RNA sequence: GUCCCCAUAGUUCAAGGGAUAGAACCGCGGUUUCCUAAACCGUUAAUCCCAGUUCGAAUCUGGGUGGGGGCG
Numbered sequence: 001g002u003c004c005c006c007a008u009a010g011u012u013c014a015a016g017g018g019a020u021a022g023a024a025c026c027g028c029g030g031u032u033u034c035c036u037a038a039a040c041c042g043u044u045a046a047u048c049c050c051a052g053u054u055c056g057a058a059u060c061u062g063g064g065u066g067g068g069g070g071c072g
Base pairs, nucleotide, nucleotide: 001071002070003069004068005067006066007065010025011024012023013022018055027043028042029041030040031039048064049063050062051061052060
């Protein structure tokens, strides 16, 4: 230089154009216990950015940013 892939809670991942974006772990609160841990119940929190298409976009398209890989 060129081609391809990825970007969603603090972390690891779901969500084949339509419901309030969901789960686990973590955190916080509670029950239990003399205390802690475990267990159980509840709860906070996210679509990388800017445009476009569409009645409707996390999802499709273009550009950008960041990360990873192939070739040279």
This is a predicted structure of a 72-nucleotide RNA (transfer RNA) from a Puniceicoccales bacterium. Taxonomically the source falls in Puniceicoccales (Bacteria, Pseudomonadati, Verrucomicrobiota, Opitutia). The sequence was found in a public genome assembly. It matches the Rfam family "tRNA". About the family: Transfer RNA (tRNA) molecules are approximately 80 nucleotides in length. By type it is a transfer RNA. Its mean pLDDT, the model's own confidence on a scale to 100, is 82.